RNA sequence: GUCUUAUCAAGAGUGGCUGAGGGAACAGGACCUAUGACGCCCGGCAACCUACCGAAACGGAAAGGUGCUACUUCCUGCGUGGAGUUUUCUCCAUGGAAGAUGAGUU
Numbered sequence: 001g002u003c004u005u006a007u008c009a010a011g012a013g014u015g016g017c018u019g020a021g022g023g024a025a026c027a028g029g030a031c032c033u034a035u036g037a038c039g040c041c042c043g044g045c046a047a048c049c050u051a052c053c054g055a056a057a058c059g060g061a062a063a064g065g066u067g068c069u070a071c072u073u074c075c076u077g078c079g080u081g082g083a084g085u086u087u088u089c090u091c092c093a094u095g096g097a098a099g100a101u102g103a104g105u106u
């Protein structure tokens, strides 16, 4: 990398270093950022896997492996239903696609 599956509206810093861009790609929109982005360290959050407690739980706990730590996965992109507007646009709900993370798989 492929495939399967679960989850994706909660939670997490007045810290240190660094120094210019950033949030997956493309397009559009709305944003964050020298009052310091991205990244690294520390701290923290969570509880998917392992270990542990428990008779068991969709329970506890947080040692180990990951993960996460602006914005719903920031929103939209394809479809369905509804409302408004009145001619292609807005809003609401919902399914999908794509993606992220874990566990498994080849």
Base pairs, nucleotide, nucleotide: 001106003104004103005102006101007100008099013042015041016040017039021032022031026077027076028075029074043069044068045067048065049064050063052060053059073098078095079094080093081092082091083090084089